[in-house]
Molecule: glmS glucosamine-6-phosphate activated ribozyme aptamer
RNA sequence: GGGAGCUGGUUAGCGCCGGGACCUGAAAAAAGGUUGACGAGGAUGGCGGUAAUCGAAAGAUUCGGCGGAUGCCGUCACGGGGGCUGUGCCUCGAAAGGGAGAUACAGAAAAAGCAGAAUCAACACUGUAACAGAGGUUCUCCUGCCGCAGAC
Numbered sequence: 001g002g003g004a005g006c007u008g009g010u011u012a013g014c015g016c017c018g019g020g021a022c023c024u025g026a027a028a029a030a031a032g033g034u035u036g037a038c039g040a041g042g043a044u045g046g047c048g049g050u051a052a053u054c055g056a057a058a059g060a061u062u063c064g065g066c067g068g069a070u071g072c073c074g075u076c077a078c079g080g081g082g083g084c085u086g087u088g089c090c091u092c093g094a095a096a097g098g099g100a101g102a103u104a105c106a107g108a109a110a111a112a113g114c115a116g117a118a119u120c121a122a123c124a125c126u127g128u129a130a131c132a133g134a135g136g137u138u139c140u141c142c143u144g145c146c147g148c149a150g151a152c
Stems, first nucleotide, its partner, number of pairs: 014067004019063001020035005038055003044077007078093005084150005097143006104137002113128004
């Protein structure tokens, strides 16, 4: 390095690749190999559309391409709220009105460094310190909480 079996775990910022880049100990060709996004966050369902959130690293590739996708928009259905029932409308999505601000929480991970082990090599792997932002929770402030019919 290859094959078989068993057990356990994980997986949609995920999978793949004919381009590009890199390696195969002087060069070229052939052939083979490697790389090709680091985590955080994210799900009521159907259909359609779409260039799908946030920061970290790097500073020539996290380039480029394909597929998918929990995002967003439209629409329908379902569900919560607007005191109860029906209906319309508005709003949101199970933490189920909107907006602004603030502290804390939010275990960041990778890269770089050091150490280890492996390879002809590129690359990848293992261990280790640190460092985000968005969303959300909490608190404060502002703001909204409707129409018709009926019951109490």